[in-house]
Context: one part of a larger RNA
RNA sequence: UUGAGCCUAAAACGUCUGUAGCUGGGUUAAAAAGCUCAUGAUUAAAUCCGAAUGCUCAACAUUCGGCCUGUUGUGAAUACUAUUAGCCUUGGGAAUGGAAGAGGUAAGCCGUACGAAUGGGUUAGGGGUGAAAUCCGUUGACCCUGUUCGGACGACCUAUGGCGAAGGCAACUUACUGGGACAUCUCCGACAGUCAGUAGACGAAAGCUAGGGUAUCGACGCGGAUUAGAGACCCGUUUAGUCCUAUGCUGUAAACGAUGAUUGCUUUGUGUUGCGGGCGACUCGAUUGUCUGCAGUGCUGUAGGGAAGCCGUUAAGCGAUCUGCUUGGGAAGUACUGUCGCAAGGCAGAAACUU
Numbered sequence: 001u002u003g004a005g006c007c008u009a010a011a012a013c014g015u016c017u018g019u020a021g022c023u024g025g026g027u028u029a030a031a032a033a034g035c036u037c038a039u040g041a042u043u044a045a046a047u048c049c050g051a052a053u054g055c056u057c058a059a060c061a062u063u064c065g066g067c068c069u070g071u072u073g074u075g076a077a078u079a080c081u082a083u084u085a086g087c088c089u090u091g092g093g094a095a096u097g098g099a100a101g102a103g104g105u106a107a108g109c110c111g112u113a114c115g116a117a118u119g120g121g122u123u124a125g126g127g128g129u130g131a132a133a134u135c136c137g138u139u140g141a142c143c144c145u146g147u148u149c150g151g152a153c154g155a156c157c158u159a160u161g162g163c164g165a166a167g168g169c170a171a172c173u174u175a176c177u178g179g180g181a182c183a184u185c186u187c188c189g190a191c192a193g194u195c196a197g198u199a200g201a202c203g204a205a206a207g208c209u210a211g212g213g214u215a216u217c218g219a220c221g222c223g224g225a226u227u228a229g230a231g232a233c234c235c236g237u238u239u240a241g242u243c244c245u246a247u248g249c250u251g252u253a254a255a256c257g258a259u260g261a262u263u264g265c266u267u268u269g270u271g272u273u274g275c276g277g278g279c280g281a282c283u284c285g286a287u288u289g290u291c292u293g294c295a296g297u298g299c300u301g302u303a304g305g306g307a308a309g310c311c312g313u314u315a316a317g318c319g320a321u322c323u324g325c326u327u328g329g330g331a332a333g334u335a336c337u338g339u340c341g342c343a344a345g346g347c348a349g350a351a352a353c354u355u
Base pairs, nucleotide, nucleotide: 003327004326005325006324007309008308012323014202015201016200017199021194022193023192025088026087027086028085029084030083033081034080036076037075038074039073040072041071042070048066049065050064051063052062053061054060091191092188093187094186095184096183097182103177104176105175106174107173108172110154111153114150115149116148117147118146119145120144121143125136126135162169163168207249208248209246210245211244212243217241221237222236223235224234260322261321262320263319264318265317269299270298271297272296273295274294275293276292277291278290279289280288281287282285304311305310328355329354330353337348338347339346340345
């Protein structure tokens, strides 16, 4: 378990691809599987329902009639669903065109800062804090300045900007490469939507394995303070890590819009990004103003919704299809078992008991 729900109360899988399944645009015809109708058979008796009769009534009994439902034969009907054969273009896909973008991978290259080494200058402090101290410094620190080396990072531009399925992506150049929007309305012609079990792919940070690298920062550690104590907050130093390679492993996050995907319908106003169109301006261009179409991204807000906060054409409104999930709190994301993992652990996931 035919209910009610899933932004915040329990509940949308982290994201995508996709099999079975479920669902599926307009139109013509055929056939008649589902569905519908008629009729026959069967659906034992008792029971049940209706009527009558018999026990004085009733229960009870007898007689007659009837039924649900299912299975099956025959015949009929064809709106809907399915099937078969066609046609169509609005869903979907393809093509062509010029634009936009931190989309991805690889290589090269640049810049400031930082740290170190070294040369020069200068001399007693520097650093740090609420105040200090540990610490560094006459073997010359800090500071100014020249050179060299190193690893990480990419200020300003930068933006309720852009791109990506999500995670995420930012100096510059080149190569290779994915996707989307717009325009044309050229081609195909329903080719579509969603997606279980588990099937695959991706998946921040931390962590693990092997090797490299190690400037900065820095869990752990060692000191200095604070304090009743200080296993912390503050300070000094510092290991793992932070970075790279492996087409290595892990597979989790408040992986959040705490809002599943696709699709139709439903008043406005105002920004902004991309592409297109109309009308202008000029320095005539890869320029610019204004109006407007489509697609994104914000704010405001009508109807409506909502417990409210609020949401409101980017819905949490009004409808449709498919999937996942919830069913008082705790025990517990624990135990057991299975499975994956090098491990750490992940995934699936209870109950007693308690309230």

Predicted 3D model of a 355-nucleotide part of an RNA (small-subunit ribosomal RNA, central domain) from a metagenome. Model confidence (mean pLDDT): 85 of 100. Rfam family: Bacterial small subunit ribosomal RNA. Its family is annotated with ribosome and structural constituent of ribosome in the Gene Ontology. RNAcentral holds the full RNA, with entries from SILVA.